[in-house]
Predicted 3D model of a 73-nucleotide RNA (transfer RNA) from Micromonas commoda.
The sequence is in RNAcentral, with records from GtRNAdb and Rfam.
It matches the Rfam family "tRNA". Rfam classes the family as a transfer RNA. Its family is annotated with triplet codon-amino acid adaptor activity in the Gene Ontology.
The source organism's lineage runs through Eukaryota, Chlorophyta, Mamiellales, Mamiellaceae and Micromonas.

RNA sequence: UCCCCCGUAGUCUAGUUGGUUAGGAUACGAGACUCUCACUCUCGAGGCCCGGGUUCGAUUCCCGGCGGGGGAA
Numbered sequence: 001u002c003c004c005c006c007g008u009a010g011u012c013u014a015g016u017u018g019g020u021u022a023g024g025a026u027a028c029g030a031g032a033c034u035c036u037c038a039c040u041c042u043c044g045a046g047g048c049c050c051g052g053g054u055u056c057g058a059u060u061c062c063c064g065g066c067g068g069g070g071g072a073a
Base pairs, nucleotide, nucleotide: 001072002071003070004069005068006067007066010026011025012024013023019056028044029043030042031041032040049065050064051063052062053061
C1' cells in the first nucleotide's frame, strides 16, 4: 500500500429478503424467600461505532471515515 471479515447494553452474543415493544446470558438495582448470606423466583434500568446517501420508512442496503482481526506484497 492492497484485499477479506467484523463493529448491537458494563461484558458476551442472537437477529432483522428494510416496517408494529431489538431477544438471550451474565453483571447491576429493587422486591419475595431465608434468622442472615448464598441459591431460586419476580420486576426494573441499560444497546444497534460515526457521518452522508437511497427510501414513505435504515440497526438492516450503498459510500466514506474510525476501530479490531486475518491475509498478500